A computed fold for a 73-nucleotide RNA from Candidatus Adlerbacteria bacterium RIFCSPHIGHO2_01_FULL_54_23, annotated as transfer RNA. RNAcentral holds the sequence, with entries from ENA. Rfam family: tRNA.
RNA sequence: GGGCCCGUAGCUCAGUUGGUAGAGCGCGUCAUUCGCAUUGACGAGGUCGGGGAUUCGAGCUCCCCCGGGUCCA
Numbered sequence: 001g002g003g004c005c006c007g008u009a010g011c012u013c014a015g016u017u018g019g020u021a022g023a024g025c026g027c028g029u030c031a032u033u034c035g036c037a038u039u040g041a042c043g044a045g046g047u048c049g050g051g052g053a054u055u056c057g058a059g060c061u062c063c064c065c066c067g068g069g070u071c072c073a
Stems, first nucleotide, its partner, number of pairs: 001072007010025004019056001027043005049065005
């Protein structure tokens, strides 16, 4: 320098054919307990890596850039 893959909640990851962003763990409150743990209910937490384009509408399609991984040279 070139090819491919990845980037979504604090962490690990889903997200189908473009149509209101989710799960588990963690966190908070409540219930349960003499208390803790466990369990259950409810809740908070997101510029979907950045910018632009297409579209009525983009996490998803296209272009550029940034970061990580991998292969080739």